[in-house]
């Protein structure tokens, strides 16, 4: 030169002006105010929303069947479809890369179209035997005998050749035969069992026997195995308890099922239907089916206001460092930081000066490249409950390990 | 913010993993005295893009992309 994998950065610093929460401190009209000072203020992916978890409701989160995922091993983790290390394949000379990588001798479907045959294979060509005492037909040579040769039709016998397809039912080479064929043989290759040594396994490595060969597809149903309740922060919850509502109890009253206070409880925005209150509606947020559990409300449609505060809310599987265990993914221990909480939803705008890259003047050169003016450009994107990880967008850049040619 | 469907010809929709069709609509021709109506004939697709999986994908699997739909309280 030219490639590989890997971490990391993704503009810096100052100036004016302007934004969001919090704090102090002053000022009024005392409030969802105002003024000023001060701290903090988006990522590597904040995105897709494709897994997984914390977190909150759903009594608890039950068991079967459906149903959905996963899919080589060990491991690592709060957990995963994520990561690490190995094992098989495949490709690279090579660093390295990439594989939804369990079962096709458990069973069911498919394999267009071309070809003769497509999964309990299959005679189109072609090769051979028969149909022989001139024949089952026809031609030729012969010219009377030894009985030759090609073509046809018809029975057969061959999977070594051709030639179709993604795929033709081992592969070379021999024997054997009419011509062939694992029909036999010897190497190979591959499939089952079996025993051995290695490894936690996954597999590896060596030996033996056996029938001679077994197609492909499971991202086709299915079958092993192992995992999965459900919904989502618009989750869920406080804020006024008055006027009404339901359902219990107690007490009065009489017409004996009604009407009046009184207590608790739950429930509340109105009105219509429909079912219901132990003979249980309904719920248990994807179906079914037992069990269990709540249990007075549910459901349904119409109409009416509100776009409210206030928790949930950000100290956390956080974060960066040191040391130790581990090839590693990672775990432990020390000691330090505190780094957004907006709710029509703030982090923005200009300006100077540096810094990368380009483009044009112009000057130096040792001819590599360096000064120096002036002009352009500096990406993808942007929190809304938090975290792990994946996927996908990115202008540019720095560091490091390592292969390959020279 | 969260969930969840959808994507084939201009439009509506069809297709069992094996040559992408219908039916309106667009051109064209007949008919008509002209238009409609009707006949007849005719064009129009990288099945929303890239990969995989299979001999083979509109259909199966995966990530983008576009498009649609629900949802909140009664203080």
């Nucleotide at each position: 030169g030219a490639g590989c994998c890997g971490a990391c950065c993704g503009g810096g610093c100052g100036g004016c002006c302007g934004c969001g929460u919090c704090g102090a401190u002053c000022c009024c009209u005392a409030g969802u105010g105002g003024a000023u000072c001060g701290c903090c203020g988006a990522g590597g992916a904040a995105a897709g929303u494709c897994c997984g978890g914390g977190c909150u409701c759903c009594a608890c989160a039950g068991a079967g069947c459906a149903g959905g995922g996963u899919g080589g091993u060990u491991g690592u983790u709060a957990a995963c479809g994520g990561c690490a290390a190995c094992c098989c394949g495949g490709g690279g000379c090579g660093a390295c890369c990439c594989g939804c990588g369990g079962g096709a001798c458990a069973g069911u479907g498919c394999c267009a179209c071309a070809g003769a045959a497509a999964a309990c294979a299959g005679a189109c060509c072609g090769c051979c035997g028969g149909a022989c005492g001139a024949g089952c037909g026809g031609g030729c040579a012969c010219g009377a005998u030894c009985a030759g040769c090609c073509c046809g039709u018809c029975c057969g016998g061959u999977a070594a050749g051709g030639g179709u397809g993604a795929a033709a039912c081992g592969g070379u080479g021999g024997u054997g035969u009419a011509a062939g064929a694992g029909a036999c043989c010897a190497c190979c290759a591959g499939c089952g069992c079996c025993c051995c040594g290695g490894g936690u396994g996954a597999c590896c490595g060596a030996g033996g026997c056996g029938g001679c060969u077994a197609g492909g597809u499971a991202a086709a149903c299915c079958c092993c195995a192992c995992c999965c309740g459900g919904a989502g922060c618009a989750a869920g919850g406080u804020c006024a308890a008055g006027a009404g509502g339901u359902u219990g109890c107690c007490c009065g009253g009489c017409u004996u099922g009604c009407c009046g206070g009184g207590c608790a409880a739950c429930u509340g925005c109105g009105c219509a239907g429909g079912c219901g209150a132990u003979c249980g509606a309904g719920g248990g947020c994807u179906g079914c089916u037992c069990g269990c559990c709540c249990g007075a409300g549910c459901c349904u449609g119409c109409g009416g206001g509100u776009a409210g505060a206030c928790c949930g809310c950000u100290a956390g599987a956080g974060c960066a460092c040191g040391c130790c265990g581990g090839u590693g993914a990672c775990g432990g221990c020390g000691a330090g930081c505190c780094g957004a909480g907006a709710u029509g939803g703030a982090u923005g705008g200009u300006c100077g000066c540096c810094c990368u890259u380009c483009g044009a003047g112009g000057g130096a050169u040792u001819c590599g490249u360096c000064c120096u003016u002036c002009g352009a450009a500096g990406a993808c994107a942007g929190g809304a409950c938090c975290c792990g990880g994946c996927u996908u967008a990115c202008a540019g850049g720095u560091c490091g390990a390592c292969u390959c040619g020279u | 913010g969260g969930g969840c469907c959808u994507c084939u010809a201009g439009c509506u929709c069809a297709a069992u993993g094996g040559c992408a069709g219908a039916g309106c609509u667009g051109c064209g021709g007949a008919c008509u005295u002209u238009u409609a109506a009707u006949c007849c004939g005719u064009a129009g697709g990288u099945u929303g893009u890239c990969g995989g999986u299979u001999c083979g994908a509109g259909u199966c699997c995966g990530a983008c992309g576009g498009g649609g739909c629900c949802c909140a309280c009664c203080a």
Molecule: RNase P RNA; transfer RNA
Organism: uncultured Jatrophihabitans sp.